[in-house]
RNA sequence: GCGGGCGUAGCUUAAUGGUAAAGCUUCGGCCUUCCAAGCCGACGACGUGGGUUCGAUUCCCAUCACCCGCU
Numbered sequence: 001g002c003g004g005g006c007g008u009a010g011c012u013u014a015a016u017g018g019u020a021a022a023g024c025u026u027c028g029g030c031c032u033u034c035c036a037a038g039c040c041g042a043c044g045a046c047g048u049g050g051g052u053u054c055g056a057u058u059c060c061c062a063u064c065a066c067c068c069g070c071u
Stems, first nucleotide, its partner, number of pairs: 001070005007064001010024004018054001026042005047063005
């Protein structure tokens, strides 16, 4: 330099154009003599910039980061 893959919450994963889902974690409450476990609730995310569309995590382009391969 070229090609391919991947990017969603603190972490691990869903969502194939129509209000972004869950587990673990964190916080609060209940329970308990206390802790753990259990139960209830809350917080929190679509890498960035454009395009298409009534509507984009989703489709297209560029770019950035990471991974693999070729040279």
The RNA shown here (transfer RNA) has 71 nucleotides and comes from a Holosporales bacterium.
It was read from a public genome assembly.
The coordinates come from a structure-prediction model, not an experiment, and the mean pLDDT is 82.
Its Rfam family is "tRNA". Rfam describes the family as follows. Transfer RNA (tRNA) molecules are approximately 80 nucleotides in length. It is annotated as a transfer RNA.
Lineage of the source: Bacteria > Pseudomonadati > Pseudomonadota > Alphaproteobacteria > Holosporales.